[in-house]
RNA sequence: AGAGAUCUUCGGGGCAGGUGCAAUUCCUGACCGGCGGUGAUGCUGCAUAAGCUAAGCCCGCGACUCCCCAAGCCGAUCACGGCAGGGGGACUGACCUGGUGAGAAUCCAGGGCCGACGGUAUAGUCCGGAUGGGAGAAGAUCGCC
Numbered sequence: 001a002g003a004g005a006u007c008u009u010c011g012g013g014g015c016a017g018g019u020g021c022a023a024u025u026c027c028u029g030a031c032c033g034g035c036g037g038u039g040a041u042g043c044u045g046c047a048u049a050a051g052c053u054a055a056g057c058c059c060g061c062g063a064c065u066c067c068c069c070a071a072g073c074c075g076a077u078c079a080c081g082g083c084a085g086g087g088g089g090a091c092u093g094a095c096c097u098g099g100u101g102a103g104a105a106u107c108c109a110g111g112g113c114c115g116a117c118g119g120u121a122u123a124g125u126c127c128g129g130a131u132g133g134g135a136g137a138a139g140a141u142c143g144c145c
Base pairs, nucleotide, nucleotide: 002144004142005141006140007139008138009137010136015029016028017027018026030125031124032115033114034061035060036059037058042052043051044050056113057112065090066089067088068087069086072083073082074081075080095111096110097109098108099107117128118127119126
């Protein structure tokens, strides 16, 4: 330094006004952007070394919902009830134009678009499941070559 195991910590942002009996839901205007990858960005650097940094709508992942398979613990005579939880699958939103250039899905400029479910005056921004789950990030320990 490397594949592996165990554990710890961390791991999502956003509203004003108007109308109205009532709306952060309608209307007007605003605001927000999880994780990994890629990347013609920028910075450090003598450097074509190395490091840091850069996409909501390019490629994937996660969250919500549903289905399938396997299976543990507790209670109960049975029927059954409760708790915890592994693997696989389905579903899964949104970008154009111009510029520069050898090359633009990422740069620059402009204009657009998207955002689970339940509740409620119709919700990306409020409340709730959720003190949950989680892509993953950082670190520690063990043991192997």
RNAcentral holds the sequence, with entries from Rfam. The RNA shown here (FMN riboswitch aptamer (RFN element)) has 145 nucleotides and comes from Paenibacillus sp. 598K. Rfam family: FMN riboswitch aptamer (RFN element). Rfam links the family to the GO term FMN binding.